[in-house]
RNA sequence: GGAUCCUUAGCUCAGUUGGUUAGUAGCACUUGACUCAUAAUCAAGGGGUCGCAGGUUCAAGUCCUGCAGGGUCCA
Numbered sequence: 001g002g003a004u005c006c007u008u009a010g011c012u013c014a015g016u017u018g019g020u021u022a023g024u025a026g027c028a029c030u031u032g033a034c035u036c037a038u039a040a041u042c043a044a045g046g047g048g049u050c051g052c053a054g055g056u057u058c059a060a061g062u063c064c065u066g067c068a069g070g071g072u073c074c075a
């Protein structure tokens, strides 16, 4: 340099042909219970501009374009 895929909470990921309102998600975190204390366990809770900027549409996490970051393959 070329091809292709990915980007949703602190981390790992769902989200089915575009159709209300983002998820009964796991881990982590906070508070409480339990304990002499910690861990484990149980209960409750907070946390999202869906990478950024545009476009299409009555309606976009989902479709299109550009940019940024990352993975794989080729040179």
Stems, first nucleotide, its partner, number of pairs: 001074007010027003013023001019058001029045005051067005
The RNA shown here (transfer RNA) has 75 nucleotides and comes from a bacterium. The coordinates come from a structure-prediction model, not an experiment, and the mean pLDDT is 80. The RNAcentral record of the sequence draws on ENA.